Small-subunit ribosomal RNA, 5' domain from an uncultured bacterium, 519 nucleotides, folded computationally. It matches the Rfam family "Bacterial small subunit ribosomal RNA". Gene Ontology terms of the family: structural constituent of ribosome and ribosome. The prediction has a mean pLDDT of 85.
Context: one part of a larger RNA
RNA sequence: GACGAACGCUGGCGGCGUGCCUAACACAUGCAAGUCGAGCGAGAAUUUCACGACGGAAUCCUUCGGGAUGAAGAUGUGAAAGGAAAGCGGCGGACGGGUGAGUAACGCAUGAGUAACCUGCCUAUCAGAGGGGGACAACAUUUCGAAAGGAAUGCUAAUACCGCAUAAAAUAACAGUACCGCAUGAUACAGUUAUCAAAGAUUUAUCGCUGAUAGAUGGACUCGCGUCUGAUUAGAUAGUUGGUGAGGUAACGGCUCACCAAGUCGACGAUCAGUAGCCGAACUGAGAGGUUGAUCGGCCACAUUGGGACUGAGACACGGCCCAGACUCCUACGGGAGGCAGCAGUGGGGAAUAUUGCGCAAUGGGGGCAACCCUGACGCAGCAACGCCGCGUGAAGGAUGACGGUCUUCGGAUUGUAAACUUCUUUAAGUGUGGAAGAAAUUGACGGUACACACAGAAUAAGCCACGGCUAACUACGUGCCAGCAGCCGCGGUAAUACGUAGGUGGCGAGCGUUGUCC
Repeated sequence: GACGAACGCUGGCGGCGUGCCUAACACAUGCAAGUCGAGCGAGAAUUUCACGACGGAAUCCUUCGGGAUGAAGAUGUGAAAGGAAAGCGGCGGACGGGUGAGUAACGCAUGAGUAACCUGCCUAUCAGAGGGGGACAACAUUUCGAAAGGAAUGCUAAUACCGCAUAAAAUAACAGUACCGCAUGAUACAGUUAUCAAAGAUUUAUCGCUGAUAGAUGGACUCGCGUCUGAUUAGAUAGUUGGUGAGGUAACGGCUCACCAAGUCGACGAUCAGUAGCCGAACUGAGAGGUUGAUCGGCCACAUUGGGACUGAGACACGGCCCAGACUCCUACGGGAGGCAGCAGUGGGGAAUAUUGCGCAAUGGGGGCAACCCUGACGCAGCAACGCCGCGUGAAGGAUGACGGUCUUCGGAUUGUAAACUUCUUUAAGUGUGGAAGAAAUUGACGGUACACACAGAAUAAGCCACGGCUAACUACGUGCCAGCAGCCGCGGUAAUACGUAGGUGGCGAGCGUUGUCC
């Protein structure tokens, strides 16, 4: 000098940041990933209308016995509107958000390579969309189960699924010419054969669908170099090293397998053990260097522990699936459910780290033609002097140098222009009035916030540490090697500037000291 700090004393305001470093310990509760009716079938509540059988207000007639018309209401059937909640289907749940356990590794950083590769949505260009079929949910009925959840039968739609047709510049095979490359080989040109596609919706504006090429974006793999400590770790290795063949992959490869050979790595430190996410950067330092890897950005790894695949352009998938283990919960004991290292929050651990807040107004993301919906990303607010920065706690005058305190040689000295007192000012805080930008148009959580104006009144706002030397700042009393102090030297045993208190002084100041860590 620095800090994601903690502790002690103290504490006025604002702006901008930062805030579980420990138990990758366990988690109550709520929310954090949905959306599309312009893909599809079916369609509850509710409303309106028509009709039927009820109902019987009110009106009219009456010979007072009754008769006629018949509103509200409720109910059944049918039609129309309506559009909830589920279901099939599409896209998205592989992004965004969290954490650093593992990892000493092509993990990361940097520089190359892929003639060994993939790429949904997006952009550009070319070509196309003909004609059929059978189902499964939802639903209905029956049925099993305590539940979670199933089973059987029957019905049905599609941009769901499956044949057929068409098709090359795609893929594969065959044979050719030209040309290029470090090699396997690549590129261009024309030829033959074989294989493979599609889906519609609509408000008629469009939005989609299929094949192909190119781009962009994102990813995958390989290699050079760099990347902590230990030799009180010296040998390590059998898919091990290489070859042939096959399988597998988007793709090369012992990646996997069969056979063959016996190799491969290592004092230029293999193997083993310990520690650790890496970097841009941060701190420090004149620099070289040393240390660190919080916040922000890039990459990687992980998602209760271990294993596995499915779907998909993309995962071996935090809020998907299956199996096993541990734990928690429900149970009718047969069986089931769960995963905060998302945002809040709880217990625990700890010296120690915040609200179960508001909003999608902005930026961004997903879905949708759109309207819009979702978004604990994000924007804001709350808490904390945790950090940095700014401001304030008044200003000027004021000597009879007041009172009080302290010291005293008792004369005085000092606190000290300090106070009182006089004249002013009103930042911040307070009260009232007005009141934004952030949004081009509708739309503002923040927020009646920032800010402006007015009002009142010095009014509401100072502490902490030190004073022997290093090191700025001294006296008195108490204590008497006691009590205590201390970073080092060292103080204290009766005159202690070193302990404790008081006065005074010095330093910093909403902070000041102490402790810890790094330079």